[in-house]
RNA sequence: GGGGGUGUAGCUCAGUUGGUAGAGCAUCCGCUUUGCAAGCGGAGGGUCAGCGGUUCGAAUCCGCUCACCUCCACCA
Numbered sequence: 001g002g003g004g005g006u007g008u009a010g011c012u013c014a015g016u017u018g019g020u021a022g023a024g025c026a027u028c029c030g031c032u033u034u035g036c037a038a039g040c041g042g043a044g045g046g047u048c049a050g051c052g053g054u055u056c057g058a059a060u061c062c063g064c065u066c067a068c069c070u071c072c073a074c075c076a
Base pairs, nucleotide, nucleotide: 001072002071003070004069005068006067007066010025011024012023013022019056027043028042029041030040031039049065050064051063052062053061
């Protein structure tokens, strides 16, 4: 330098054909308990890596950029 992949909640990850962003764990509150844990119910938490474009509408499609992983090439 070239090809491919990944980037979504604090963490691990879903999100199918473009149509109101989700699960588990964690955190907080309540129930339960003498108390803790476990269990049950609920709540908060998001610039979907960034910018731009297409579209009535983009996490999703297109372009560029950034970070990481991987393969190839080049130099030594």